SAM riboswitch aptamer (S box leader) from a Flavobacteriia bacterium, 104 nucleotides, folded computationally. Rfam family: SAM riboswitch aptamer (S box leader). Rfam describes the family as follows. The SAM riboswitch is found upstream of a number of genes which code for proteins involved in methionine or cysteine biosynthesis in Gram-positive bacteria. Gene Ontology term of the family: regulation of gene expression. NCBI's taxonomy places the organism under Bacteria, Pseudomonadati, Bacteroidota, Flavobacteriia.
[in-house]
RNA sequence: AUGUUAUUAAGAAAGGUGGAGGGAUAGACCCUUUGAAGCCUUAGCAACCCUUUAUUCAACAUAAAGAAGGUGCUAAAUUCUACCGAUUUUCGGAUAGAUAACUC
Numbered sequence: 001a002u003g004u005u006a007u008u009a010a011g012a013a014a015g016g017u018g019g020a021g022g023g024a025u026a027g028a029c030c031c032u033u034u035g036a037a038g039c040c041u042u043a044g045c046a047a048c049c050c051u052u053u054a055u056u057c058a059a060c061a062u063a064a065a066g067a068a069g070g071u072g073c074u075a076a077a078u079u080c081u082a083c084c085g086a087u088u089u090u091c092g093g094a095u096a097g098a099u100a101a102c103u104c
Stems, first nucleotide, its partner, number of pairs: 003102006013042005021031003025082004043074003048070002050066006078096001083093004
């Protein structure tokens, strides 16, 4: 880098370093020298993979509990809008993005 499936309005930050950007893209809006990104340390959240138990002949699957390990995450709904439809200050769906598991 390809594809499939699932989730995406919940939750959870301090310190060090660094020194001007960041929030995927465009517009809007917002965060930021009362210190951005990046990197490091420690802590935490969640429960995708995972562990245990129950149902089951078994597997798959479902449910409950858990958190050792692999990821992920810890401003604002994925910050909002973008394309389509409707009963159009709104709602629903899709696309795109992100994350996980599997796959080539």

The coordinates come from a structure-prediction model, not an experiment, and the mean pLDDT is 82.